[in-house]
Context: one part of a larger RNA
RNA sequence: CUGGGCGUAAAGGGCGUGUAGGCGGCUUGGCAAGUCAGUGGUGUAAGACCUGGGCUUAACCGAGGUAUUGCCAUUGAAACUGCUUGGCUUGAGGGUAGAAGAGGAGUGUGGAAUUCCCGGUGUAGCGGUGGUAUGCGUAGAGAUCGGGAGGAACACCAGUGGCGAAGGCGACACUCUGGUCUACACCUGACGCUGAGGCGCGAAAGCUAGGGGAGCAAACAAGAGUAGAUACCCUGGUAGUCCUAGCUGUAAACGACCCUAUAAAGAUGUAGGGGUGUUCAUGACCUCUGUGCCGCCGCUACCGCAUUAAUAUUCCCGCCUGGGGAGUACGGUCGCAAGAUUAAAACUC
Repeated sequence: CUGGGCGUAAAGGGCGUGUAGGCGGCUUGGCAAGUCAGUGGUGUAAGACCUGGGCUUAACCGAGGUAUUGCCAUUGAAACUGCUUGGCUUGAGGGUAGAAGAGGAGUGUGGAAUUCCCGGUGUAGCGGUGGUAUGCGUAGAGAUCGGGAGGAACACCAGUGGCGAAGGCGACACUCUGGUCUACACCUGACGCUGAGGCGCGAAAGCUAGGGGAGCAAACAAGAGUAGAUACCCUGGUAGUCCUAGCUGUAAACGACCCUAUAAAGAUGUAGGGGUGUUCAUGACCUCUGUGCCGCCGCUACCGCAUUAAUAUUCCCGCCUGGGGAGUACGGUCGCAAGAUUAAAACUC
């Protein structure tokens, strides 16, 4: 490079946005670059293949033809691709009218609970465990009532419910703000899809600086248990967890399933719209968008998937190519560091 693949065997980039590039709807006319056909030139000789010839034969030698799949020039064709001209509305976008939502950012507010502080009542235990002990308590604990402080998280509602590209998002109110869905078919007229690099976002932990610190809790200390116990259990407890500004850029970042589009049985639940019909309160039926379960065709090595595909096709990108060595070394880039990213080989089975 070709081929075959990527749910679980090796393999989908964590997610988006978008540059180059690749690919691209229906239709009119033109051009003729790709494409196709004819003709001419060239494609050295030798070799190869075919035919017949010369050495007694063969090897060998010499002759003619073929091939040399290519390139150039020229004449034509115009279906397809391309370029160009004009048009179209189904793709895409916009408009108008509605709709739902833990989508994002900021500011403020609230109640329950834990802890601590103050005061009242009150007396000997509390706490914890499989059972103990460490621990707390007569300097008055635990229990209970009242008051206060502070931080963090938002019970019920809550739902294989909703929203978001992913990470993720859950008290309430306000401000700013992104996306989606439905109906109408009014406007633009292919404006589209994907996307190497680039840019942005990106859980938790970790890092820098400054705050904050209730609960929880790596490290650490003590108790227990054990042959030992650097653990599991218990009592404490610091970073951290929280906020602001920056960094890090990784996860079983998972649906272990890349993105776009088209086609192709159904049944049933649920969320948000619209419509038909209506005894008008529902229910029923139709339809669009999402989200589940089941199940044909088809697919699959099995398991299973099955209109939310792992089916049949299409376009683009990423990735894989026996196990170990190794996601390591070296070098580069990035980072304050931790480290991240790119990424081998010897050797070995």
A computed fold for a 349-nucleotide part of an RNA from an uncultured bacterium, annotated as small-subunit ribosomal RNA, central domain. The RNAcentral record of the full RNA draws on ENA and Greengenes. Its Rfam family is "Bacterial small subunit ribosomal RNA". Gene Ontology terms of the family: ribosome and structural constituent of ribosome. Model confidence (mean pLDDT): 87 of 100.